[in-house]
Context: one part of a larger RNA
RNA sequence: CGCGCAGUCAGACGAAAAGACCCCGUGAAGCUUUACUACAACUUGAUAUUGGGUAUUGGCUUUGCAUGUUCAGCAUAGGUGGGAGCUUCGGCGACAAUGAGAUACCACCCUUGCUCUGACAAUACUCUGAUCUCGAUCCGUAAUCCGGUUCGGGAGACAGUAUCUGGUGGGUAGUUUAACUGGGGCGGUUGCCUCCUAAAAUGUAACGGAGGCGUUCACUAAGGUCAGCUAGGCGCGGAUGGAAAUCGCGCCGAUUCCGCAAUGGGAUAAGCUGGCUUCACUGCAAGACCAACAAGUCGAGCAGAUACGAAAGUAGGACAUAGUGAUCCGACCGUACGAUAUCGGACGGCGGAAGCUCAACGGAUAAAAGCUACUCCGGGGAUAACAGGCUGAUCUGGUCCGAGCGUCCACAGCGACGACCAGGUUUGGCACCUCGAUGUCGGCCCAUCGCAUCCUGGGACUGAAGAAGGCCCCAAGGGUUAGGCUGUUCGCCUAUUAAAGCGGUACGCGAGCUGGGUUCAGAACGUCGUGAGACAGUUCGGUCUCCUGUCUACUGCGCG
Numbered sequence: 001c002g003c004g005c006a007g008u009c010a011g012a013c014g015a016a017a018a019g020a021c022c023c024c025g026u027g028a029a030g031c032u033u034u035a036c037u038a039c040a041a042c043u044u045g046a047u048a049u050u051g052g053g054u055a056u057u058g059g060c061u062u063u064g065c066a067u068g069u070u071c072a073g074c075a076u077a078g079g080u081g082g083g084a085g086c087u088u089c090g091g092c093g094a095c096a097a098u099g100a101g102a103u104a105c106c107a108c109c110c111u112u113g114c115u116c117u118g119a120c121a122a123u124a125c126u127c128u129g130a131u132c133u134c135g136a137u138c139c140g141u142a143a144u145c146c147g148g149u150u151c152g153g154g155a156g157a158c159a160g161u162a163u164c165u166g167g168u169g170g171g172u173a174g175u176u177u178a179a180c181u182g183g184g185g186c187g188g189u190u191g192c193c194u195c196c197u198a199a200a201a202u203g204u205a206a207c208g209g210a211g212g213c214g215u216u217c218a219c220u221a222a223g224g225u226c227a228g229c230u231a232g233g234c235g236c237g238g239a240u241g242g243a244a245a246u247c248g249c250g251c252c253g254a255u256u257c258c259g260c261a262a263u264g265g266g267a268u269a270a271g272c273u274g275g276c277u278u279c280a281c282u283g284c285a286a287g288a289c290c291a292a293c294a295a296g297u298c299g300a301g302c303a304g305a306u307a308c309g310a311a312a313g314u315a316g317g318a319c320a321u322a323g324u325g326a327u328c329c330g331a332c333c334g335u336a337c338g339a340u341a342u343c344g345g346a347c348g349g350c351g352g353a354a355g356c357u358c359a360a361c362g363g364a365u366a367a368a369a370g371c372u373a374c375u376c377c378g379g380g381g382a383u384a385a386c387a388g389g390c391u392g393a394u395c396u397g398g399u400c401c402g403a404g405c406g407u408c409c410a411c412a413g414c415g416a417c418g419a420c421c422a423g424g425u426u427u428g429g430c431a432c433c434u435c436g437a438u439g440u441c442g443g444c445c446c447a448u449c450g451c452a453u454c455c456u457g458g459g460a461c462u463g464a465a466g467a468a469g470g471c472c473c474c475a476a477g478g479g480u481u482a483g484g485c486u487g488u489u490c491g492c493c494u495a496u497u498a499a500a501g502c503g504g505u506a507c508g509c510g511a512g513c514u515g516g517g518u519u520c521a522g523a524a525c526g527u528c529g530u531g532a533g534a535c536a537g538u539u540c541g542g543u544c545u546c547c548u549g550u551c552u553a554c555u556g557c558g559c560g
Stems, first nucleotide, its partner, number of pairs: 001560008010552003014546002022380004027376002029372004035175005041168003045164005051127008060118001064114003068110001075103001078109005085092002131155006138148003178190003187207001191213006214361001215259001216318002223277007231255001232252006257266002260323001262321003281304004287298003293362001306315003329355001332352004337348002387434001388432001389430003393427001395423006404414002441516001442514003446508001447505005454479003457474003461470002481495005522540004526535003
């Protein structure tokens, strides 16, 4: 070196199971509720099945009777028409008078009330024949069922049932319950405007840095036009008068102001004041900007009709950039197109304007919240928890500087404020291998390495008298205890010891063991939640697969 036998399990990110944790899916299921919407069920009313009678009430209707007061007028004049007579022989009326209107008699009508009739409705009571129910009898028939016959009792137009209707309604069902996100959740955000980031055109991201908007203004505008004017600060002077009122002079120059954020712009003013006004127009529009689309922005010029101005001209809101919402739907105004046999015009079309914190703001629906540790499926190392990797803020160790402490003296021993490194044991950051699986704390067994050395060894300095120490240098050969508590690592305690070192090895080691902890299903407490349930809160309980090892590795033995 090769081969074999017997062993050990460190590795083959060993085998097994398309990870159960985590995230994702406009996936599923079970459960909950003051999520949404339905349905069962319960309940309200109406109508039908459903009929008779009495009383009361109500409005309507019929008959009869009554009812009606301004003043004047014999007087209590409801209204209108006809009317010169009517009569019971008493009288009344006409005439006359008063008044807006004149009475007897006839007819009709109105207001208000009483009475009668009728139908209707409601309420109360009642009847029996619908209907329901109980008992007996007989039959189907074998029948304490069921149905039918006959008789009797009870209830009774109620109940029950059907249709429509208001309510209640996790009892049941179907669903919804957003995205971004240095994993997810919690928090924050989601549309529009201004600035920076933005790298001197435009544009440009982040859970980068700062702020705003969801309007306001109309007849004394904050709009149009014509005309005029100049703010603010400082200095000096001036009655009340002061830091600031108003007046004068000078200087600076846009700092003032422009409804509101910021930026840009503005003195020929876009700022301030006054006069007159309504262009805060109708119909268009060449041409551009911006831009995936849809949107958004600017616009000379033409026609009509206006405002101001002597005119030239200016005016289609506001110094500009925010002040916003597609489509559908129904409603409104107009038009008279479908409407062509004719008259009508339901509905639709066309033009206009309004109704959404559709704010998750390109708006899934008119209409929607949660739990799952009882869970499931499809996926992801596109994304978290372990381990590794990168980094090294934090951590550990060291070096430099030397203010100061150390009686004196920076450096025996320390060392502020700072600076520079190393390490890769902490807590993190990142999310690079692994989610068709890399088993996770501690203990046991077995270790192996580093040295920044706990002991043992050698040395320098000492604020080293000796002894005992302190600090530093060299040094990894060997060693580094036994108990109590706790699942503990750690830590505290007890007794020793020369010493009871610190770390790496997938926080070494579960195809070597354990399984106390953590981290499934059961149960309980506290707390939170309406609830299902939840809790780096607690508590009791809780299947650790490979008897058989293919290869590498290692051990022992044998052969060549």
A computed fold for a 560-nucleotide part of an RNA from a Patescibacteria group bacterium, annotated as large-subunit ribosomal RNA, domain V.
It matches the Rfam family "Bacterial large subunit ribosomal RNA". Rfam links the family to the GO terms ribosome and structural constituent of ribosome.